[in-house]
RNA sequence: GGCACGAUAGCUCAGGGGUAGAGCAGAGGACUCAUAAGCCUAAGGUCGGGAGUUCAAAUCUCCCUCGUGCUA
Numbered sequence: 001g002g003c004a005c006g007a008u009a010g011c012u013c014a015g016g017g018g019u020a021g022a023g024c025a026g027a028g029g030a031c032u033c034a035u036a037a038g039c040c041u042a043a044g045g046u047c048g049g050g051a052g053u054u055c056a057a058a059u060c061u062c063c064c065u066c067g068u069g070c071u072a
Stems, first nucleotide, its partner, number of pairs: 001071007010024004018055001027041003048064005
C1' cells in the first nucleotide's frame, strides 16, 4: 500500500430503516443485630466524525479518523 472486520451506557456486547436494550459495575430502597449474597427501583447514550439517500438513519451509500486480522 491492498483486502476484510470492527467503533453503541463506566466495562463486555446485542440491535442491520420506524423515537436504543441486556449483563456486569456504580447509586438508592427493602431484608438483616450487622455485613455479604440474593431481591426491588431509578439513573446513565446527541450509536467514532462529516456529508448524502429517505417522510423517517445506530441501521443504507460515500469520505475521513482510530483499532484488529490477513496479505504484498
Predicted 3D model of a 72-nucleotide RNA (transfer RNA) from a Verrucomicrobiales bacterium. The RNAcentral record of the sequence draws on ENA. It matches the Rfam family "tRNA". Model confidence (mean pLDDT): 84 of 100.